[in-house]
RNA sequence: AGUGAUAAAGGCAAACUCAGUGAGAGCUGAGGACGCAAAGCCACGGGUCUAGCUAAAGGAUGAUAGACAGCCGGGUUACCAAAC
Numbered sequence: 001a002g003u004g005a006u007a008a009a010g011g012c013a014a015a016c017u018c019a020g021u022g023a024g025a026g027c028u029g030a031g032g033a034c035g036c037a038a039a040g041c042c043a044c045g046g047g048u049c050u051a052g053c054u055a056a057a058g059g060a061u062g063a064u065a066g067a068c069a070g071c072c073g074g075g076u077u078a079c080c081a082a083a084c
């Protein structure tokens, strides 16, 4: 350094509920844990979703503005450590 455990210390928190917020996807806080070794951070590539427009009229297409980092890839920073 790769890599990573029935290890230690700590961390995050899906669904769902409540409150707030947004036109919406969603987001924030509290509760709650399905999971996570980057489930820390960044929309850069792909993807999905939302909104109106375009266009169409079994819903194609196109661009625009947004959302998702817990969809995949990429970038970047980082705790611990057995085996190999």
Stems, first nucleotide, its partner, number of pairs: 002084001003081002011036002016031006034070001040076003044073003047068005053062001
c-di-GMP-I-GGC riboswitch aptamer from Desulfosporosinus sp. FKB, 84 nucleotides, folded computationally. Its mean pLDDT, the model's own confidence on a scale to 100, is 86. The organism belongs to Desulfosporosinus, within Bacteria. It matches the Rfam family "c-di-GMP-I-GGC riboswitch aptamer". Gene Ontology term of the family: cyclic-di-GMP binding. The model forms 95% of the base pairs in the Rfam consensus. It was read from a public genome assembly, where an Rfam model found it.